[in-house]
Context: one part of a larger RNA
RNA sequence: CUGGGCGUAAAGGGCGCGUAGGCGGUUGGCCAAGUGUCCCGUGAAAUCCCUCGGCUUAACCGGGGAAGGGCGGGGCAAACUGGUCGACUUGAGUGCUGGAGGGGAAGGUGGAAUUCCUGGUGGAGCGGUGAAAUGCGUAGAGAUCAGGAAGAACGUCGGUGGCGAAGGCGGCCUUCUGGACAGACACUGACGCUGAGGUGCGAUAGCGUGGGGAGCGAACGGGAUUAGAUACCCCGGUAGUCCACGCCGUAAACGAUGGGCACUAGGUGUGGGAGCGGAUAGCGUUUCCGUGCCGGAGCUAACGCAGUAAGUGCCCCGCCUGGGGAGUACGGUCGCAAGGCUGAAACUC
Numbered sequence: 001c002u003g004g005g006c007g008u009a010a011a012g013g014g015c016g017c018g019u020a021g022g023c024g025g026u027u028g029g030c031c032a033a034g035u036g037u038c039c040c041g042u043g044a045a046a047u048c049c050c051u052c053g054g055c056u057u058a059a060c061c062g063g064g065g066a067a068g069g070g071c072g073g074g075g076c077a078a079a080c081u082g083g084u085c086g087a088c089u090u091g092a093g094u095g096c097u098g099g100a101g102g103g104g105a106a107g108g109u110g111g112a113a114u115u116c117c118u119g120g121u122g123g124a125g126c127g128g129u130g131a132a133a134u135g136c137g138u139a140g141a142g143a144u145c146a147g148g149a150a151g152a153a154c155g156u157c158g159g160u161g162g163c164g165a166a167g168g169c170g171g172c173c174u175u176c177u178g179g180a181c182a183g184a185c186a187c188u189g190a191c192g193c194u195g196a197g198g199u200g201c202g203a204u205a206g207c208g209u210g211g212g213g214a215g216c217g218a219a220c221g222g223g224a225u226u227a228g229a230u231a232c233c234c235c236g237g238u239a240g241u242c243c244a245c246g247c248c249g250u251a252a253a254c255g256a257u258g259g260g261c262a263c264u265a266g267g268u269g270u271g272g273g274a275g276c277g278g279a280u281a282g283c284g285u286u287u288c289c290g291u292g293c294c295g296g297a298g299c300u301a302a303c304g305c306a307g308u309a310a311g312u313g314c315c316c317c318g319c320c321u322g323g324g325g326a327g328u329a330c331g332g333u334c335g336c337a338a339g340g341c342u343g344a345a346a347c348u349c
Stems, first nucleotide, its partner, number of pairs: 003321004007303002012317001014201004021194003025088007033081002035077008049065006091191001092188004096183003103177007110154001114150008125136002162169002206247006215241002220236004258316006266294012298305002322349003331342004
């Protein structure tokens, strides 16, 4: 001396629940496994160290001694860890009251717009572009009025705002249902944190079966552009987008920042709740929870972060270890498939 790291350099698991395990609040008694101390045994010889001696010296060799992590046994100690018995309430949870919310599921329902259909008016264009053309239109389009049908999405409110573990969630109503927050008490009495495996959820695209199909629109056809134009622009348009059920399990699944707890100047918005003061609508102030901005110490390679930490500490998990080869090959496993997960090496710089 016995790693260093993970916002952007390689590196936080997409997100929950939770098994084993790891870690764990205050207090008293007991035990003595860990721990400490003492003693005994063991710790072969040689080597190393000390000392004496033998080769003229040394290397070398011989005698004696010391030392020795550890292991076994015994005694003692009881602060800490652990075990056990008991107690506690601050951690955690339950009950009560209350308000906030696009949290989830199911059913119902509304208006605007779009497209299509029918009818009326009307009569030559419409549409589209940089400009055009394809396209639509005298078999009456476009425009306009009335009626009808269908599907999808919900303008304003709307917010730097809210909710959710994440993905994500937005018209309105009803039913069922999860979570969070505040307040004053009462109760349980450490019941906690994390979480390898496991298990559930998981945008889009995609897949299976059945339905639906207005608008949009991969593929595809056509018109342009161009040297070409398998594009960008235009006219069409199938899957898909929507629903039900079942798969898939990925993402720049991002705050590119795992979770928990505690501590560490301030200032200023905003959402939810409670208290106090008051000229009680408005204002001031205190406090709890959330969400933004600015900024100090500190941290950082810098950028920046800064009580929502990337600061200071503790606990647990995941991950990184030069670039390419490669998230490939092989094997395993999951999947209907597409493919997912796990995941190299040769070689090369």
Predicted 3D model of a 349-nucleotide part of an RNA (small-subunit ribosomal RNA, central domain) from a metagenome. It matches the Rfam family "Bacterial small subunit ribosomal RNA". Model confidence (mean pLDDT): 91 of 100. The full RNA is in RNAcentral, with records from SILVA.